[in-house]
The part of an RNA shown here (small-subunit ribosomal RNA, central domain) has 348 nucleotides and comes from a metagenome. The RNAcentral record of the full RNA draws on SILVA. Its Rfam family is "Bacterial small subunit ribosomal RNA".
Context: one part of a larger RNA
């Protein structure tokens, strides 16, 4: 480069915004760059192909003819693409009216529960396990009642339910803030789609500084178990778990399924709107989401199936046998841990 692929066989970047780039709705006119057609020139000879001829044939050699393609100039064509101008409203957006939500940030407050402290009652055990022991307890524990302290998390509602780009988000109230959906008009007039680079966000764990520390709990200690037991079980317990600010930038970051648009049977739940009906019962219907089943089709099969893994288009990312290896080296980022990029020898 060509080709085939990426749910589970190798392969969708963790997610978003978005520059360059690529691609791009309808109509008219101009232009003629791409595109198409013709002409001319050139593309040395040899070679190739065709034909004729010369060596007795052939190889070989010679004469003549000639293809495909490229480049340049020129004459035309104008459907498509480009470009310039004008116009349009079906894409996209804006305004006005509603609706929904654990979307985000900050602050305030609430009630359960655990632990600890103080006091009362009360007495010999409690705790824990497969069974025990370590541990706690006559210096009065466990249990129970009253009061207090402090931190963290919010039972029920709760749903195959909602919101968010993803990570993720759940007590109540307030303030600030972002987004989505629906219906009706009006307006802008292609303003769009995708996206290397770049930027922002990014669970848990980890790091730095300062706070906080109730619970749980790596490390660690002890008790068991066991042949051993650097474990599983038990008693403790530091970092951490929480907050602020900064770093880190990875996950089975999963729907293991990139984003956008269009088209292609249905059935049945559910969430948020709208329409009809009388505002109701209810019926039917229409948008947007979220599930299950399923036709055609697809698939190696499993399965997917209008939320496609079907049929197409646009763009990006990625794959090309297993191991070596997501490693070495180099580069770069980081305080570090480490991250990103990323081979080869060798071997099967």
């Nucleotide at each position: 480069c060509u080709a085939g692929g990426c749910g589970u066989a190798a392969a969708g970047g963790g997610u978003a915004a978005g520059u360059a780039g690529g691609c791009g709705g309808a109509a008219u006119u101009g232009u003629a760059a791409g595109u198409c057609a013709g002409a001319u020139g050139u593309u040395a000879a040899a070679g190739g192909c065709g034909u004729c001829a010369g060596c007795u044939c052939a190889a070989c050699u010679g004469g003549c003819g000639u293809a495909u393609g490229g480049c340049a100039u020129u004459u035309g064509a104008u459907a498509c693409u480009g470009u310039a101008a004008u116009u349009c409203u079906a894409g996209a957006g804006u305004a006005a009216g509603g609706u929904g939500g654990g979307g985000g940030a900050a602050g305030a407050c609430a009630g359960a529960a655990u632990u600890c402290c103080u006091g009362g009652u009360g007495u010999a055990g409690c705790g824990g396990u497969g069974g025990a022991a370590u541990g706690c307890g006559c210096a009065g524990a466990u249990a129970u009642c009253a009061g207090g302290a402090g931190g963290a998390a919010u039972a029920c509602c709760a749903g195959a339910g909602g919101c968010g780009a993803a990570g993720g988000c759940g007590g109540u109230c307030u303030u600030c803030u972002a987004u989505a959906c629906c219906a009706u008009u009006a307006c802008u007039g292609a303003c769009g789609c995708u996206c290397a680079a770049u930027u922002a966000c990014g669970a848990a764990g980890g790091u730095g500084u300062g706070g906080g520390u109730a619970u749980c709990g790596a490390a660690c200690a002890g008790g068991a178990u066991u042949a051993g037991a650097u474990a599983c079980c038990c008693u403790g317990g530091u970092a951490g778990u929480c907050c602020a600010c900064a770093c880190a930038g990875u996950a089975a970051a999963c729907g293991a399924u990139a984003u956008a648009c269009a088209c292609u049977a249905g059935g049945u739940g559910u969430u948020g709107g709208g329409g009809a009906g009388a505002u109701g019962a209810u019926c039917u219907u229409u948008c947007a989401g979220u599930g299950c089943c399923g036709c055609a089709g697809c698939u190696a099969a499993c399965g997917c199936g209008u939320u496609a893994a079907g049929u197409g288009u646009a763009u990006c990312g990625c794959c090309u046998g297993g191991g070596g290896a997501g490693u070495a080296c180099g580069a770069u980022c980081g305080c570090a841990a480490g991250g990103u990029u990323a081979a080869a020898a060798c071997u099967c």
Its mean pLDDT, the model's own confidence on a scale to 100, is 87.